RNA sequence: GGGUCCGUAGCUCAGCCUGGACAGAGCGGCAGCCUCCUAAGUUGAAGGUCGCGGGUUCAAAUCCCGCCGGAUCCG
Numbered sequence: 001g002g003g004u005c006c007g008u009a010g011c012u013c014a015g016c017c018u019g020g021a022c023a024g025a026g027c028g029g030c031a032g033c034c035u036c037c038u039a040a041g042u043u044g045a046a047g048g049u050c051g052c053g054g055g056u057u058c059a060a061a062u063c064c065c066g067c068c069g070g071a072u073c074c075g
Stems, first nucleotide, its partner, number of pairs: 001074007010027004020058001030044004051067005
């Protein structure tokens, strides 16, 4: 330098191919219940520029382009 894959909640990931109405799960943290206390259990609420910028579209996490970061292969 070139190819491929990845980047979504604090962490691990799904959703992307086939665009659609409020973006989800588990774990974790927080609050309540339970308990003498803790743990476990249980209930609830919160938490997101979907890596960044631009384009297409009525509408983009999803399609297109560029860039940044990571993994891997080739030279």
This is a predicted structure of a 75-nucleotide RNA (transfer RNA) from a Candidatus Aenigmatarchaeota archaeon. Its Rfam family is "tRNA". Its family is annotated with triplet codon-amino acid adaptor activity in the Gene Ontology. The prediction has a mean pLDDT of 83. The sequence is in RNAcentral, with records from ENA. The organism belongs to Candidatus Aenigmatarchaeota, within Archaea.